The RNA shown here (SAM riboswitch aptamer (S box leader)) has 95 nucleotides and comes from a bovine gut metagenome. The RNAcentral record of the sequence draws on MGnify. The prediction has a mean pLDDT of 83. It matches the Rfam family "SAM riboswitch aptamer (S box leader)". About the family: The SAM riboswitch is found upstream of a number of genes which code for proteins involved in methionine or cysteine biosynthesis in Gram-positive bacteria.

[in-house]
RNA sequence: CUUAUCCGGAGUGACUGAGGGAACAGGCCCUGUGAAGUCCGACAACCUGCUCAACGAGUAAGGUGCCAAAUCCUGCGGUAUGACCGAAAGAUGAG
Numbered sequence: 001c002u003u004a005u006c007c008g009g010a011g012u013g014a015c016u017g018a019g020g021g022a023a024c025a026g027g028c029c030c031u032g033u034g035a036a037g038u039c040c041g042a043c044a045a046c047c048u049g050c051u052c053a054a055c056g057a058g059u060a061a062g063g064u065g066c067c068a069a070a071u072c073c074u075g076c077g078g079u080a081u082g083a084c085c086g087a088a089a090g091a092u093g094a095g
Stems, first nucleotide, its partner, number of pairs: 001095006011040001013039003019030003024075004041067001043065001046063003049059004071089001076086004
């Protein structure tokens, strides 16, 4: 840079101990009933592998990913204006 997806799913675990929700701004939240991090575990099924015999389905061994809230919401544009659609930005996979 291209492309697909982003309203689903997933912890009463161990260690540790104060922050966290991408960045900026504004909100709104989570958090000593334990944030972030590490390990374990789980979830998922993008790629590889395997099975069925199939343009798809299954599996979960390997590579990633992920485990509050829609990508937490708004920011730009449109419309029948407080709602919806799209864009931008971002995240993840594959190339």